[in-house]
Description
The prediction has a mean pLDDT of 83. This is a predicted structure of a 100-nucleotide RNA (Glycine riboswitch aptamer) from uncultured Peptoclostridium sp. The source organism's lineage runs through Bacteria, Bacillati, Bacillota, Clostridia and Peptoclostridium. The model forms 91% of the base pairs in the Rfam consensus.
RNA sequence: AAGAGUGUAGGAGAGAGCCUUGGAAAAGGCCGCCGAAGGGACAAGUCAGUGCAUGAGCCUAGUGCAGUGGUGAAAUUCUCAGGCAAAAGAACUGCAUUUG
Numbered sequence: 001a002a003g004a005g006u007g008u009a010g011g012a013g014a015g016a017g018c019c020u021u022g023g024a025a026a027a028g029g030c031c032g033c034c035g036a037a038g039g040g041a042c043a044a045g046u047c048a049g050u051g052c053a054u055g056a057g058c059c060u061a062g063u064g065c066a067g068u069g070g071u072g073a074a075a076u077u078c079u080c081a082g083g084c085a086a087a088a089g090a091a092c093u094g095c096a097u098u099u100g
Stems, first nucleotide, its partner, number of pairs: 003099008015031001017030005032084003038080001039078003045071004050066005
């Protein structure tokens, strides 16, 4: 240094939905939505077999084509989780700082 953390500032989207219990928060049920906690999926590329073609008469290296498997990113995508007044949370960014 990369990475990981702490503090601080900023930080979007989507029903203050209906019913039951409840003073409220919340819980359960029913629809409608959001993507930026977290989580999942995949492209090119690359690696390894397989088949075919080429490869001096044969074989092999190499090369080309096809399909199979592995690896492979996100703010893309899924909407499991989470969220849909405020509060809280929030990817990411700035500053300070700890570890390394």